[in-house]
A computed fold for a 1601-nucleotide part of an RNA from an uncultured Flavobacteriaceae bacterium, annotated as large-subunit ribosomal RNA, half A. The prediction has a mean pLDDT of 81. The sequence was found in a public genome assembly. It matches the Rfam family "Bacterial large subunit ribosomal RNA". Its family is annotated with structural constituent of ribosome and ribosome in the Gene Ontology.

Context: one part of a larger RNA
RNA sequence: AGCGUAUGGGGAAUGCCUAGGCUCUCAGAGGCGAAGAAGGACGUGAUAAGCUGCGAAAAGUUGCGGGGAUCUGCACACAAGACUUGAUCCGCAAAUAUCCGAAUGGGGCAACCCACUAUAUUGAAGAUAUAGUAUCCUUUAAGGAGGCGAACCCGGAGAACUGAAACAUCUAAGUACCCGGAGGAGAAGAAAACAAAAGUGAUUCCGUUAGUAGUGGCGAGCGAACGCGGAUUAGCCCAAACCAGUAUUGUUACGGCAAUAUUGGGGUUGUAGGACCACGAUAUUUGAGUUAAAACGAAUUAGAAUACUUUGGAAAGAGUAACGAAAUAGGGUGAUAGUCCCGUAUAGGUAAGUUUUAAUAAGAUAGUGGUAUCCUGAGUAGUGCGGGACACGAGUAAUCCUGUAUGAAUUUGGCGGGACCAUCCGUUAAGGCUAAAUACUCCUGAGAGACCGAUAGUGAACUAGUACCGUGAGGGAAAGGUGAAAAGAACCCUGAAUAAGGGAGUGAAAUAGAACCUGAAACCAUACGCUUACAAGCGGUCGGAGCACGUUUACGUGUGACGGCGUGCCUUUUGCAUAAUGAGCCUACGAGUUACCGUUGCUAGCAAGGUUAAGGACUUCAGGUCCGGAUCCGUAGCGAAAGCGAGUCUGAAUAGGGCGCUAUAGUUAGUAGUGGUAGACGCGAAACCGUGUGAUCUACCCAUGGGCAGGUUGAAGCUGUAGUAACAUACAGUGGAGGACCGAACCGGUUGACGUUGAAAAGUCUUCGGAUGACCUGUGGGUAGGGGUGAAAGGCCAAUCAAACUCGGAAAUAGCUCGUACUCCCCGAAAUGCAUUUAGGUGCAGCGUAUACAUAGUUUUAUAGAGGUAGAGCUACUGAUUGGAUGCGGGGGCUUCACCGCCUACCAAUUCCUGACAAACUCCGAAUGCUAUAAAAUGAUUGUAUGCAGUGAGGGCAUGGGUGCUAAGGUCCAUGUCCGAGAGGGAAAGAACCCAGACCAUCAGCUAAGGUCCCCAAAUGUAUGUUAAGUUGAAAAAACGCGGUGGAACUGCUUUGACAGCUAGGAUGUUGGCUUGGAAGCAGCCAUUCAUUUAAAGAGUGCGUAACAGCUCACUAGUCGAGCGGUUCUGCAUGGAUAAUAAUCGGGCAUAAACAUACUACCGAAGCUAUGGACGAAAGUGGUAGGGGAGCAUUCUAUAUGUGUUGAAGGCUUGUCGUGAGGCAUACUGGAACGUAUAGAAAAGAAAAUGUAGGCAUAAGUAACGAUAAUGCGGGCGAGAAACCCGCACUCCGAAAGACUAAGGUUUCCUCAGCUAUGCUAAUCAGCUGAGGGUUAGUCGGGACCUAAGGCGAACCCGAAUGGGGUAGUCGAUGGACAACAGGUUAAUAUUCCUGUACCUGCUCUUAUUAAAAGUGACGGAGGCGAAAAUUUGGUGCGUACUGACGGAAUAGUACGUUGAAGCCAGUGGUAACACGGUGAUAGUACACUGCGACUUCGGUCAAGGUGAUAAUCCAGAGGAUCGACUUCCAAGAAAAGCGAAAGUGGCAGCCCGUACCCUAAACCGACACAGGUAGUUGGGAUGAGAAUUCUAAGGAGCUC
Repeated sequence: AGCGUAUGGGGAAUGCCUAGGCUCUCAGAGGCGAAGAAGGACGUGAUAAGCUGCGAAAAGUUGCGGGGAUCUGCACACAAGACUUGAUCCGCAAAUAUCCGAAUGGGGCAACCCACUAUAUUGAAGAUAUAGUAUCCUUUAAGGAGGCGAACCCGGAGAACUGAAACAUCUAAGUACCCGGAGGAGAAGAAAACAAAAGUGAUUCCGUUAGUAGUGGCGAGCGAACGCGGAUUAGCCCAAACCAGUAUUGUUACGGCAAUAUUGGGGUUGUAGGACCACGAUAUUUGAGUUAAAACGAAUUAGAAUACUUUGGAAAGAGUAACGAAAUAGGGUGAUAGUCCCGUAUAGGUAAGUUUUAAUAAGAUAGUGGUAUCCUGAGUAGUGCGGGACACGAGUAAUCCUGUAUGAAUUUGGCGGGACCAUCCGUUAAGGCUAAAUACUCCUGAGAGACCGAUAGUGAACUAGUACCGUGAGGGAAAGGUGAAAAGAACCCUGAAUAAGGGAGUGAAAUAGAACCUGAAACCAUACGCUUACAAGCGGUCGGAGCACGUUUACGUGUGACGGCGUGCCUUUUGCAUAAUGAGCCUACGAGUUACCGUUGCUAGCAAGGUUAAGGACUUCAGGUCCGGAUCCGUAGCGAAAGCGAGUCUGAAUAGGGCGCUAUAGUUAGUAGUGGUAGACGCGAAACCGUGUGAUCUACCCAUGGGCAGGUUGAAGCUGUAGUAACAUACAGUGGAGGACCGAACCGGUUGACGUUGAAAAGUCUUCGGAUGACCUGUGGGUAGGGGUGAAAGGCCAAUCAAACUCGGAAAUAGCUCGUACUCCCCGAAAUGCAUUUAGGUGCAGCGUAUACAUAGUUUUAUAGAGGUAGAGCUACUGAUUGGAUGCGGGGGCUUCACCGCCUACCAAUUCCUGACAAACUCCGAAUGCUAUAAAAUGAUUGUAUGCAGUGAGGGCAUGGGUGCUAAGGUCCAUGUCCGAGAGGGAAAGAACCCAGACCAUCAGCUAAGGUCCCCAAAUGUAUGUUAAGUUGAAAAAACGCGGUGGAACUGCUUUGACAGCUAGGAUGUUGGCUUGGAAGCAGCCAUUCAUUUAAAGAGUGCGUAACAGCUCACUAGUCGAGCGGUUCUGCAUGGAUAAUAAUCGGGCAUAAACAUACUACCGAAGCUAUGGACGAAAGUGGUAGGGGAGCAUUCUAUAUGUGUUGAAGGCUUGUCGUGAGGCAUACUGGAACGUAUAGAAAAGAAAAUGUAGGCAUAAGUAACGAUAAUGCGGGCGAGAAACCCGCACUCCGAAAGACUAAGGUUUCCUCAGCUAUGCUAAUCAGCUGAGGGUUAGUCGGGACCUAAGGCGAACCCGAAUGGGGUAGUCGAUGGACAACAGGUUAAUAUUCCUGUACCUGCUCUUAUUAAAAGUGACGGAGGCGAAAAUUUGGUGCGUACUGACGGAAUAGUACGUUGAAGCCAGUGGUAACACGGUGAUAGUACACUGCGACUUCGGUCAAGGUGAUAAUCCAGAGGAUCGACUUCCAAGAAAAGCGAAAGUGGCAGCCCGUACCCUAAACCGACACAGGUAGUUGGGAUGAGAAUUCUAAGGAGCUC
């Protein structure tokens, strides 16, 4: 270290539970609000942080009713109290009700600030109290509106994604969203309506008509109405005619008349009505309110019936025996209760109030006839153009609405009936009101659930819209359980300990101990048994020794030396161990559902019929019963239709033909498969559109403020001199310009390095650019998303930009990727054709499966056929083509005056001979395949119909081809096969090659391919040869080479002596000729390479020389003595033979264990056989996509029946049964529920989705611990000290790393106590935890004063709406105006308290004067000049102290100090500001002396308090706040208030807010105690031009390992 067992830790799954949700039913209610809402802020308790309640009358007050013993909420403690004189509590009615919010006196940054008027208090001011003071509308007086609220309703305005497989009309959809308005409902509504020869009689809603008629790129889609059945029912009022009155105006013959406005009466419709005229009379219906009675109605009251025994901690369980029931709904009680408690059935009771009935009653409502005249809704109906709505997209387009332009009629009229016209019918527009039936549920009560049960159910069971994130709109969690009862562990021990643990005790149980029910897994330990240190390993499986343990004693359990075999899972693929995808591990969650409409099967009812829908009634309230026949399907078809009908249409037809009949089963439900419409199996875009939120980042702009050490250069102008006729010009000086120069702060970001899980989501170090300008910066504002802004980079618009962010449409869409969960049984594909804006998608066909029906199919043989491939052929065509012969014709040459003609090594037709090619040639022409017939064999293999698919990426090999290079593991076809979807044996290893098709078991047998020396089962087999190369036997190898060797054939030489060796010769003309410097056999050229002597010898086969020479060969003789050569074919070897880490035939190795031939035996598979078994009727039973069938498990329901405190579920072992999913039993744990059978219903099964959530590993005790300014020692406290405190020493900053403010933070400030967490370590310390304390103002800052940019905004203007501008005004500082100093004091505040000394405003009182307006306020940059404060250096003088071991000297030295405000004043200087002088000041401080007390290492240190003004108001510099006037330049440089516009003594008055602390930072912005960022003021000394640089003072630090 591995496996096993046991015991723990860790963790929070599982089981059980429910306090909370979800979905509905019935009833109620359907609003709240200026009488101040919804929603909040702040308060309120003896103590009080949160929730709840309440409001300064504050967990409450009053009255009435109920009730009857405890109470002071959640919240269990203590204290103090209340209550039978009736508390707490419940109900009803009242009171109070801070501030904000419509918010309403004005303002405003919500919960704050500031007013005015009246009255009261006081003499005034100031203050306090009460009431009032917004805007709009309206009848102007009583009132109303505004804002909030879930859905429903009406209207205005109105998308896009998407679908159409693209897209534009269309769709989505008049949806989402925005806006206005109303109510408990809203809208609509009493026919200028439908209909059709018959009728209905307002509207709304439901069922049906009907997915019909229509509409529609006639695509996708959209989609009525009439009629019928139901729910509920309800009808009315004006305008006008006519009459009368009032007012005004006009006119008048003054009698009136007319007009306008207004009031009353009258009147309201289509078989027309009314006015008018005539007649007639009191009928019908309705009815606010009032009174009486009854009923209902809050809290609430009564409400039956049990005992014992037993187990147990506890009885309600079990047993025995009773009782109630108009009550066996439900809940609780120490386990499961009709009879214990609350309740339940039933019965009673009243306040406010509601309803009903009766009576009464203001009021409203009506007739008949006549018809001359009058009235009956005008910029209307209609029409043109343009839109929109109607189911209806401009269409043949009626009807309705109207932006624009026009424009009637008047009852003998008008409108409609789907263009239009006629007839006929219906109806009477241009005014209005109207309940019910219908829609919805923020809310209240009662109830229900085959809904959930803590990762579920609401986001939220709990202090949840909380914590937290974001500038904001907005986003948005986690988190339940002790026990019956706290009986919540007295006391003791270990320990520094209030940590933690061990005892003791409680309890049924403490392994129920508060981190608390059960307590799984990952993960981490401890103990024991076996194993493990020569071993190479998808770690399992098969065999198996040894050891240990147990018992049923011959078996079991644990371990596993050694041996055999063996490359995970998923997905996607032709194909994956793949080095292709996904998963760290465990647990929980996690994906084909539901509704409606089709279609097919099955089951059931009825059947030529079947069936109800909405709705209604009843009731035991159940997915009940009965009505309800509208409708739908079927029963008859044909035709475009009229129509006819077992026929009909076409047609002249009785013909023919088409479709039908002859041959009839449907329909309604349930359920299963599948299709469609819906998100439709789950997760996943980039995007599009709509309403809003953002300019605290950043871009630009506006307003108002601020900043830029120091040094350098020296423009214009001016002055002087020279010079010119005058200019010009030159020189010198002065001057101080500049998008001038150098260089800090400041702004930027050039180079390099570091950093890159950083110190930092952009920095550090170094270096660099600008640094008076187009500069930088603070504060307050403006511009907003197809928009802004942009010195322009597509840059920036909150760490986001080629269109921000948030929420919504929305579950957009995704022909794409990924994932998709239990078992067994039967069958089992495809990767092809056609088409496709199609190629990785889809449709049809092909191939699969299930069911039903039918009768084919396949093979062999024989016969008969069609056909044009392989082959072959071409004097058989078309085309191509080698050589030869012939040579028409042409070219060239010659000739000629011309013609004729001649020649030709030129081109070349036809023909002949010869050779020979073709996918798109064929005079020919198979084999196979195909068709038909017959016979035989086989036995469902075949066809049709219907339901349901999948596939439509294929791949290798062999053969026939195309393409390519007769390349490819290439590509495209065809035929076959295998893989795909196929395991087993062989080929070392390998998808497809060879063998062979796996139902299960067996330690049986026989074989296939292939093998038999060892690895490794079987022959070191037999016979005959070959190879010598380790060839065989690297994956494989060529041209060419080779006297390697075996075999075969043919041929030559040879005893007349071959071949090889040895001996000898190899000569002469001649150095052949030519060439050459030379060339003699041998550089080269030439040739009758000739001739002679010979046994033989080339005008020479090689070597060699400058050339010769020389050595050889051919050839010949001798010797030797038997075979020796050549050519061709063939077996096996050999060279050719080169790849990168040592090598390899699979290895060892082998001379066979290689190769060839033949033979025998054996081995060898999941093949075949044998034996046993499963399923199946049998055959038979490999299997991916896929089809079909049968089952297991989980949760809930119904019925029946059981188990359980003598121990349910769950957890964790062991045994056993089943082919399997799984079942049963059992020890322990656990402590209250849970099964079985038969049916039913599903949120119904996980290993994978870079899945979601939680937990736990790994890396790993690893990286790191955040500026390299630095620590060391002594002492102290303490359990404990590197870090805390004190001291000493050292070091760092010092234009900061010191001091003070603004913003921002919001208690971090101070003290005490503490150390769990926070602090990157420790901690006694702390910006941490707990408690207590702390911020004091007329003068400081802000408000009660002012205005800028800008905001809001009466009036007014514009706009579908919301709204957008905007005058007067009103807000709004970053600006203007405006009065206090010094000292002291606290642990913590001070210009705020105290002391002292001042100043300002208002009122009162007194005196004087009383105008208005101008003016002032009031302004740029740069530059120099002058005056000058703080501060500072030096010197001198003075004061005090000290001056060493010994001695002496203080005229010496050293150190420190040498100070003093505001205000006031007839003073002095100055233009002024200001300075000086005096006073303030007998203050105070430095310093010195003294010294309470504390500590002590005894040397001393710290030190409250007290005493003493004691020494310069000296000299010389530096400095330049501030002020003044001036010069110059062009870009020409706020507004308003205030002031102007009395004086004075005393008195009175002087409000609200801020004030702690940090502030270049550990407290702000950056997620952090973060090397970053952050406006302004001050900023000493030495060096120096300087705020550079280095060192240093005061002061602060040593950067938390």